[in-house]
Context: one part of a larger RNA
RNA sequence: UUGGGCGUAAAGGGUCUCCAGGCGGUUUUGUUAGUCCGCUGUUAAAUCUCGACGCUUAACGUCGAGGCCGCAGUGGAAACGGCAAAACUAGAGGCGGGUAGAGGCAUAUGGAACUCACGGUGUAGGGGUGAAAUCCGUUGAUAUCGUGGGGAACACCAAAGGCGAAGGCAAUAUGCUGGGCCUGUCCUGACGCUCAUGAGACGAAAGCGUGGGGAGCGAAUAGGAUUAGAUACCCUAGUAGUCCACGCCCUAAACGAUGCAGACUCGCUAUCGGAAGUAUCGACCCUUUCGGUGGCCAAGCUUACGCGUUAAGUCUGCCGCCUGGGAAGUACGGCCGCAAGGCUAAAACUC
Numbered sequence: 001u002u003g004g005g006c007g008u009a010a011a012g013g014g015u016c017u018c019c020a021g022g023c024g025g026u027u028u029u030g031u032u033a034g035u036c037c038g039c040u041g042u043u044a045a046a047u048c049u050c051g052a053c054g055c056u057u058a059a060c061g062u063c064g065a066g067g068c069c070g071c072a073g074u075g076g077a078a079a080c081g082g083c084a085a086a087a088c089u090a091g092a093g094g095c096g097g098g099u100a101g102a103g104g105c106a107u108a109u110g111g112a113a114c115u116c117a118c119g120g121u122g123u124a125g126g127g128g129u130g131a132a133a134u135c136c137g138u139u140g141a142u143a144u145c146g147u148g149g150g151g152a153a154c155a156c157c158a159a160a161g162g163c164g165a166a167g168g169c170a171a172u173a174u175g176c177u178g179g180g181c182c183u184g185u186c187c188u189g190a191c192g193c194u195c196a197u198g199a200g201a202c203g204a205a206a207g208c209g210u211g212g213g214g215a216g217c218g219a220a221u222a223g224g225a226u227u228a229g230a231u232a233c234c235c236u237a238g239u240a241g242u243c244c245a246c247g248c249c250c251u252a253a254a255c256g257a258u259g260c261a262g263a264c265u266c267g268c269u270a271u272c273g274g275a276a277g278u279a280u281c282g283a284c285c286c287u288u289u290c291g292g293u294g295g296c297c298a299a300g301c302u303u304a305c306g307c308g309u310u311a312a313g314u315c316u317g318c319c320g321c322c323u324g325g326g327a328a329g330u331a332c333g334g335c336c337g338c339a340a341g342g343c344u345a346a347a348a349c350u351c
Base pairs, nucleotide, nucleotide: 003323004322005321006320007305008304012319014202015201016200017199018198021194022193023192025088026087027086028085029084030083031082032081034080035077036076037075038074039073040072041071042070048066049065050064051063052062053061054060091191092188093187094186095184096183097182098181099180103177104176105175106174107173108172109171110154114150115149116148117147118146119145120144121143125136126135162169163168207248208247209246210245211244212243216242217241221237222236223235224234259318260317261316262315263314264313267296268295269294270293271292272291273290274289275288276287277286300307301306324351325350326349333344334343335342336341
């Protein structure tokens, strides 16, 4: 609970595509079960409003009229909405020409670092810390040079930078592939927006299953320290994992803590991608403009902080969500999952 809200107080769904549903551009004609106007009937009584009257007044009561929420019939209107028909191009889509990018997938290749093995040089230490010790080392370590193997990640470029719906994406090359932006204004002619508890897809990390792989790092674990203790912080080791393939899981401070789409409302500045103009031998610069990413601000908004053409301003459409704290994102039930658990989601009681 016809209200007010959702950046930070409770509240935007993790993201996208879509069905049902809701909403829908400009012009004309027709129609009318929406809508508007009139009339009639009905809407028991009481209640309500107005007038008059009765109890000394009032409350109360009596009488009369009206009204309320509608419903039905009938006559009319055609602005708005619906429906039917026709047309349009400003929304949307397509086509042609350009263009930037860590967007995705696959394969191949590269160098630095690290580690291991072997060989050379070489000798007593190395490592680690606040200080130490565990630990490694005369079966030759650390250091240094060479050869070979291995796995993972890609310094500089790098940026307030770019791309993607979100999660996210960064060595190089090649192949396949998605989306965007600019421009011409050539084509279609409203084909659109949003979207449930309905359908589908994607979804970091951790975790799970099977099979590989395993350099470094490193939950657990062991040992050494510290300490009153030290199931920690520090150190030495180190298993799962981190990596790959396939299949699951489906969560997050999945954040801009800000749903999507459209319209409108002063500016300054930086930067990324494009176009036109000016200029030039050409380019840069400069001016205008379209699309992104940032900073600062007018109006306005906001409890404040702050937001401010990338709105949290002014409006419209649709969806999701909130309604004191705890109990609790729990119990129960249902659905999903191999499991871990996820989704949906209370109450008693208590303050």
A computed fold for a 351-nucleotide part of an RNA from Parcubacteria group bacterium GW2011_GWA2_42_14, annotated as small-subunit ribosomal RNA, central domain. Its Rfam family is "Bacterial small subunit ribosomal RNA". The RNAcentral record of the full RNA draws on ENA and SILVA. Its mean pLDDT, the model's own confidence on a scale to 100, is 86.